[in-house]
Context: one part of a larger RNA
RNA sequence: ACGAACGCUGGCGGCGUGGAUUAGGCAUGCAAGUCGAACGCGAAAGAGGGGGAAACUCCUCGAGUAGAGUGGCGAACGGGUGAGUAACGCGUGAAGAACCUGCCCUCAGCAGGGGGAUAACACUCCCAACGGAGUGCUAAUACCGCAUGAGACCACGGGUCUGCAUGGACCUGAGGUCAAAGGUGGCCUCUGCUUGCAAGCUACCGGCUGAGGAUGGCUUCGCGUCCCAUUAGCUAGUUGGCGGUGUAAAAGACCACCAAGGCGACGAUGGGUAGCUGGUCUGAGAGGAUGGUCAGCCACACUGGGACUGAGAUACGGCCCAGACUCCUACGGGAGGCAGCAGUCGAGAGGCUUUGGCAAUGGGGGAAACCCUGACCAAGCGACGCCGCGUGGAGGAUGAAGGCCUUUGGGUUGUAAACUCCUUUUGUCGGGGGAGAAAUGCGAUCAGGUGAACAAUCUGGUCGUUUGACGGUACCCGGCGAAUAAGCUCCGGCUAACUCCGUGCCAGCAGCCGCGGUAACACGGGGGGAGCAAGCGUUGUUC
Numbered sequence: 001a002c003g004a005a006c007g008c009u010g011g012c013g014g015c016g017u018g019g020a021u022u023a024g025g026c027a028u029g030c031a032a033g034u035c036g037a038a039c040g041c042g043a044a045a046g047a048g049g050g051g052g053a054a055a056c057u058c059c060u061c062g063a064g065u066a067g068a069g070u071g072g073c074g075a076a077c078g079g080g081u082g083a084g085u086a087a088c089g090c091g092u093g094a095a096g097a098a099c100c101u102g103c104c105c106u107c108a109g110c111a112g113g114g115g116g117a118u119a120a121c122a123c124u125c126c127c128a129a130c131g132g133a134g135u136g137c138u139a140a141u142a143c144c145g146c147a148u149g150a151g152a153c154c155a156c157g158g159g160u161c162u163g164c165a166u167g168g169a170c171c172u173g174a175g176g177u178c179a180a181a182g183g184u185g186g187c188c189u190c191u192g193c194u195u196g197c198a199a200g201c202u203a204c205c206g207g208c209u210g211a212g213g214a215u216g217g218c219u220u221c222g223c224g225u226c227c228c229a230u231u232a233g234c235u236a237g238u239u240g241g242c243g244g245u246g247u248a249a250a251a252g253a254c255c256a257c258c259a260a261g262g263c264g265a266c267g268a269u270g271g272g273u274a275g276c277u278g279g280u281c282u283g284a285g286a287g288g289a290u291g292g293u294c295a296g297c298c299a300c301a302c303u304g305g306g307a308c309u310g311a312g313a314u315a316c317g318g319c320c321c322a323g324a325c326u327c328c329u330a331c332g333g334g335a336g337g338c339a340g341c342a343g344u345c346g347a348g349a350g351g352c353u354u355u356g357g358c359a360a361u362g363g364g365g366g367a368a369a370c371c372c373u374g375a376c377c378a379a380g381c382g383a384c385g386c387c388g389c390g391u392g393g394a395g396g397a398u399g400a401a402g403g404c405c406u407u408u409g410g411g412u413u414g415u416a417a418a419c420u421c422c423u424u425u426u427g428u429c430g431g432g433g434g435a436g437a438a439a440u441g442c443g444a445u446c447a448g449g450u451g452a453a454c455a456a457u458c459u460g461g462u463c464g465u466u467u468g469a470c471g472g473u474a475c476c477c478g479g480c481g482a483a484u485a486a487g488c489u490c491c492g493g494c495u496a497a498c499u500c501c502g503u504g505c506c507a508g509c510a511g512c513c514g515c516g517g518u519a520a521c522a523c524g525g526g527g528g529g530a531g532c533a534a535g536c537g538u539u540g541u542u543c
Base pairs, nucleotide, nucleotide: 001541002540004539005538006537007536008535011389012388013387014386015385016384017382018381024345025344026343028342029341030340033073034072035071038070039069041067046061047060048059049058050057051056080300081299082298089225090224091223092222093221094220095219096218099217100216104213105212106211107210108209109208110207112146114144115143121136122135123134124133125132126131151178152177153176154175156173157172158171159170160169161168162167182205183204184203185202186201187200191198192197193196226272227271228270233263234262235261238260239259240258241257243255244254245253275297276296277295278294279290280289281288282287302323303322304321305320306319325336326335327334328333353379355378356377357376361375362373363372364371365370392422393421394420395419402413403412404411405410427480428479429478430477431476432475436470441465442464443463444462445461446460447459448458449457450456487532488531489530490529491528492513493512494511498527499526500525501524502523508515509514
């Protein structure tokens, strides 16, 4: 010094911190959704009314709501763990003239005209379940052709400039290939019908192509990165070349052919151990040890393998296959994956609540309202750690009683107590009571942009309004009353602190030296003392 544990003890608060062993198994709930301003469909309960003898049926509201479905974006972030990994994994410094990048920003240009389906739904059917089959209908920012090509890409020709090599940048000619989607609000200036509406105009949000940026990633290299030589030789895709395949991209990454190379005592290969770093602990430093919380990177997600989708995964809460395990089963077949947050069992010396809230910060979706968020913010539990506070203060000698010691005179406990006066931190009761909230949205108003427009919309300013889990918490005021609050270890030397009794090499102590066999300052108890203090000791580990 510690993510500690154990023993005795324990008043409060703040800030931290808490499964280190079995990367063992998991009941239950929650942890990733959202958009109706992309699209088609579309309930029910209930209420009211009508018809009818009744059963029942119809209409309106509920409601274009709930809901499932198509489609878009997200789900690759955030959160967990440290198994594997001695590696360009990490750290640091470079390189990419060998590369990619959704959303975001800037700039340039475009958005013409068509087509065929399909889920949902309806009907029929299979099935224990999971689920599935057939027929029929339908929409889109879903899907597919055509047109256009500023531009991009491909191959060919000409030219200018330039680099450390392969090469790179720019201009130009004629070919070939490649795009798109609408939605919402408002308006009547233009166009169409001539009221008003729209296929018209307009604003905003989107769509497509290209260039640049930003961000994020990918690849390559120099150097550094534990122990064993009781591991000395290792290697055939191995090392290099030519040509190809493949990738976003260089490359034996992969393939065919050719050559015979490549690494190694400056430690190859093999074995063991281990996530790496910023940091942390210690130390005067050099160094040594370590990598929990927080931050960056990496790897993993029951075990092993594989790809799909996508800008991005070879994907913790996606898919497929195999395996082990658990569960359901009508025995035919199915379902699952807490190293997310809580929680449970096990093993263990040992580590918490199946809490509240999205109020703040941040993330996803949405035009927005808003929805989701076990990220996060808070509260709960544990003296686990650090820090702070308290357990009273002043006076008080007959030096009371009692205890202990005694040379029997006394000494000591000891101003300690009693007693007197005072205070009220804490406690308890009563009252008041924040900051964390600024935004967004909405309403009003002003200015500016677009615009035909005084409409609408966008941007900005001012005013008003709205939102607090913690929590009636922190804090403040008042009442009450010393009231509610001290232990643990040690006293032979090291090492601060001494005596009596008991015991008699016994019982026992002990970190080392060593104590105990009849006067034990060392064992056990009493009295006294020393040290630390809500802690004190012991054990473990590191310096």
Molecule: small-subunit ribosomal RNA, 5' domain
Organism: uncultured bacterium